[in-house]
RNA sequence: AUGAACUUCUGGAAAGUGAAACAGGAAUUUCUGUUUCCGCCGAAGGGGUAACUCGCCCGUCUUCCAUGGAAGAUGGUUCCGGGGAAAACUCUCAGGUCCCAUGACAGAAGGGGUUCG
Numbered sequence: 001a002u003g004a005a006c007u008u009c010u011g012g013a014a015a016g017u018g019a020a021a022c023a024g025g026a027a028u029u030u031c032u033g034u035u036u037c038c039g040c041c042g043a044a045g046g047g048g049u050a051a052c053u054c055g056c057c058c059g060u061c062u063u064c065c066a067u068g069g070a071a072g073a074u075g076g077u078u079c080c081g082g083g084g085a086a087a088a089c090u091c092u093c094a095g096g097u098c099c100c101a102u103g104a105c106a107g108a109a110g111g112g113g114u115u116c117g
Base pairs, nucleotide, nucleotide: 001114002113006110007109008108009107010106011105016038018037019036020035021034022033023032024031025030026029039097040096041095045093046091047090048089052084053083054082055080057076058075059074060073061072062071063070064069065068
C1' cells in the first nucleotide's frame, strides 16, 4: 500500500403442493421420507465458450557452429479441430421445484493474509 481466506448479521429470484409404489407417524382420511417416471427452474457446486495472448508458420537483423542448422531480437498475418483465457451467456451432470430450508450476489461489521521498502 492492498485488505485474501474465513466468521456474524441483513437482504436475496425461479420452477409441479405432478403420478405411482414402499415405509413410518397421525386418525378414516391425511402428513413426512425414499425410489421410479413425466414435466419445469437456474443463483450451491460443476462443465462449455470470446476478445486477447502463447506456440507453430513467414520475413529481416545479430551471434554461434560449420554448408546447413541453432539461439536471440524484431516485424507479419491468415491457417492449426494446437495451449492458456470470463460471465449473471450457455449446458442442466449435480442441485432444486407449497412453506421452511438452500441460495450466486449485495450491504454492514469483524478478521489479518499478500506485496513493496